[in-house]
This record gives sequence, structure tokens and C1' cells, in this order.
RNA sequence: GCAGAGUAGGCUUGCGCGCGUUAAGUGCCGGGCGGACAGGGAGUUGCCGUCUGGACGAAAGGGGAUAUGCCCCUGCGGUGCGCAGGCCGCAUCCCGCUGC
Repeated sequence: GCAGAGUAGGCUUGCGCGCGUUAAGUGCCGGGCGGACAGGGAGUUGCCGUCUGGACGAAAGGGGAUAUGCCCCUGCGGUGCGCAGGCCGCAUCCCGCUGC
């Protein structure tokens, strides 16, 4: 000098357990606060969490019961979490690691 590994996290498939279907959640736009970002340091206009404002918006059906909202089954929701597999993956700067 050249090439490479590895993070947080994101997406996706399978399985399991939940939540909602009395509409929360998810997705979209904005504001506040906080957090994380390869082995070390720094770190964004990027990422995540939380609170909050706004626009939009969904699918129920059947059965049981001692019956006032309980239980079960089948669905539905760009639904949550866990485990496993696959894919992507430090904006950028300095140092380090592996190979040549």
C1' cells in the first nucleotide's frame, strides 16, 4: 500500500408463547428526553427506546357456559416477545487485528 474479519441494529423464513379484533399495536409526519453504534477512542443529518401532538386506518365467523362479558375453535392485524436459520450491516475519522 491492497484485500479481509467482526458490532449495535434492520429485514426475512420456520417454530413456540402472547396481545388486539370493545382497535391497542404496526406503518406515515412533527416535537421533547434518553441510549447504543466492530478490539480501543471519537461520532452524524444515520439507528434504537421512551413520552407526546397530528393525519390515515383494519375482519370477523362458529361453538360452549352456572351468563355482563368468561372460555374454546377457525380467521384477521404491514400485531408483541423468545428460539433457530438466511440476508444486509460502524456515515465518517484515528489506532489496532488477519492475509498478501